[in-house]
RNA sequence: UCCGAUAAAGGCAAAACUACCGAAAGGUAGUGACGCAAAGCCACGGGUCUAAAGCAAAGGCAAUGAUCGCCGGGCUGCCGAGG
Numbered sequence: 001u002c003c004g005a006u007a008a009a010g011g012c013a014a015a016a017c018u019a020c021c022g023a024a025a026g027g028u029a030g031u032g033a034c035g036c037a038a039a040g041c042c043a044c045g046g047g048u049c050u051a052a053a054g055c056a057a058a059g060g061c062a063a064u065g066a067u068c069g070c071c072g073g074g075c076u077g078c079c080g081a082g083g
Base pairs, nucleotide, nucleotide: 002083003080004079011036012035016031017030018029019028020027021026034069040075041074042073044072045071046070047067048066049065054061055060
């Protein structure tokens, strides 16, 4: 350095419910643990979701919105059994 244990110390917290914010997707807080070795941070590329403004006669189109617990990438980081 790669790697990741039926290890130790600690960490995070899905669904659901409640409150608030938001047009929505979704977010924040509390309860709660499905899971996670980067489930720490960054929307940079792809994907996915939403569609208020805008466009359209209408059907509808369309991120500048959302998601890093979808994948990739970047930055940082605890522990150390075995290889």